This is a predicted complex of two RNAs, RNase P RNA and transfer RNA, with 440 nucleotides together.
It holds a member of the Rfam family "Bacterial RNase P class A". Rfam classes the family as a ribozyme.
The coordinates come from a structure-prediction model, not an experiment, and the mean pLDDT is 78.
RNA sequence: GGAGUUGGCCAGGCAAUCGCCGUUUAGUUUUCACUUGUGAAUUUCUAAAGGGAGGAAAGUCCGGGCUCCAUAGGGCAGGGUGCCAGGUAAUGCCUGGGCGGCGCGAGCCGACGACAAGUGCAGCAGAGAGUAAACCGCCUAAGCGCGUAAGCGCCGGUAAGGGUGAAAGGGUGCGGUAAGAGCGCACCGCGUUGCUGGUAACAGUAUACGGCAAGGUAAACUCCACCCGGAGCAAGACCAAAUAGGAUCUCAUAUAAGAUGGCCCAUCUUGAGAUCGGGUGUGUUGCUAGAGCCAGUGAGCGAUUGCUGGCCUAGAUGAAUGAUUGUCCACGACAGAACCCGGCUUAUCGGCCAACUCCACUA
RNA sequence: CGGUGAGUAGCGCAGCUUGGUAGCGCACUUGGUUUGGGUCCAAGGGGUCGCAGGUUCGAAUCCUGUCUCACCGACCA
Numbered sequence: 001g002g003a004g005u006u007g008g009c010c011a012g013g014c015a016a017u018c019g020c021c022g023u024u025u026a027g028u029u030u031u032c033a034c035u036u037g038u039g040a041a042u043u044u045c046u047a048a049a050g051g052g053a054g055g056a057a058a059g060u061c062c063g064g065g066c067u068c069c070a071u072a073g074g075g076c077a078g079g080g081u082g083c084c085a086g087g088u089a090a091u092g093c094c095u096g097g098g099c100g101g102c103g104c105g106a107g108c109c110g111a112c113g114a115c116a117a118g119u120g121c122a123g124c125a126g127a128g129a130g131u132a133a134a135c136c137g138c139c140u141a142a143g144c145g146c147g148u149a150a151g152c153g154c155c156g157g158u159a160a161g162g163g164u165g166a167a168a169g170g171g172u173g174c175g176g177u178a179a180g181a182g183c184g185c186a187c188c189g190c191g192u193u194g195c196u197g198g199u200a201a202c203a204g205u206a207u208a209c210g211g212c213a214a215g216g217u218a219a220a221c222u223c224c225a226c227c228c229g230g231a232g233c234a235a236g237a238c239c240a241a242a243u244a245g246g247a248u249c250u251c252a253u254a255u256a257a258g259a260u261g262g263c264c265c266a267u268c269u270u271g272a273g274a275u276c277g278g279g280u281g282u283g284u285u286g287c288u289a290g291a292g293c294c295a296g297u298g299a300g301c302g303a304u305u306g307c308u309g310g311c312c313u314a315g316a317u318g319a320a321u322g323a324u325u326g327u328c329c330a331c332g333a334c335a336g337a338a339c340c341c342g343g344c345u346u347a348u349c350g351g352c353c354a355a356c357u358c359c360a361c362u363a
Numbered sequence: 364c365g366g367u368g369a370g371u372a373g374c375g376c377a378g379c380u381u382g383g384u385a386g387c388g389c390a391c392u393u394g395g396u397u398u399g400g401g402u403c404c405a406a407g408g409g410g411u412c413g414c415a416g417g418u419u420c421g422a423a424u425c426c427u428g429u430c431u432c433a434c435c436g437a438c439c440a
Stems, first nucleotide, its partner, number of pairs: 001359010012328007020052002023049005030041005054334001058345002061343005066232004073265004078228005083097005098112001099110004113223002118221002120217002135162002137158003143154004170188006189212001190210003193206005236285003239281001246276006256270004278439003292311008329332001364436007373389004383420001391407005413429005
């Protein structure tokens, strides 16, 4: 200097003017109470101060808080997760480790329990597709027949070679054989058992044992282990107003129906549901101080967590966060909160910082 | 804002549960029948199953992500 890897941060800046949505304070207006000039509440308006979208606010894919249903209980069904350990409110997330794969490397990726418990599936091709199989090929030792003989035929043997296929029932070599074959042996692979290390996953090892039996598929049924009650802020709570306080249909009247989950039990309640029609503020609350943010410090490899100090940082309901002008630069991407958090995934112009790797050159 | 469902030929649908050949009706093209048209008869073309990735020998079908469309949900009585 070039090419990369990982982690973190930012998301046009500044100024002026005019607007929008909350909060606080002051004034004004209205109402109420009495101690009659004070207090309280709140409406209209005004002024000042201070605040006003994101890293994903998104998809709604997971997990939790919160609320109601019954206290969310027992069983079945159903769903989810899936190497090991830890973190956490919890998780399918994160961290560390193991194993496998990719990369020269820093590093990255992995739905990674079990087809040696059972069942199922594999079109076409191919002789044969799952307790193997003889199409071509190889062999003719043993047995039988023919033949003087060479040999031929029968009965057979054979998975080494060819061919088919995604896949043909360990690999290489030597021996062995009629030809072959774990048939025997050596090495490698695989499994069992023991020992050693490790919390574990797992790794290493053996004068050990097994001749290979156990092919693939579980994002096929299934088995094993663990987890899951349902619904969601249009949950729920409070106040007010109004009426045709309604009509029709269905179920039930207790061996029943309902209480939101699919079913049964148990518990509680005594009518319930659907359609049509009618009415009302689309009121108040829930609503934002939270598993919160920042800094320092302790523990831990790390995720994370303890302590101390500081900070308050949107809360709308036709729904605010904008518009115009000037100026500067690197000329500005994806995109807009709606009960709240922790994750994941997806979209995203660019810029900055730190650590590390490889290559080239120079000293 | 919350909760559900569906994307297959020009249109309307089946196939997905149990993975191997994508099919039905209307429409379209050609030919025949007719004086001509319709009807009818016969033959034929047209889809890589919304898109991307994965599992598998093999995916419309199984899994994940993503895009589009449709439906339901205030309170009282």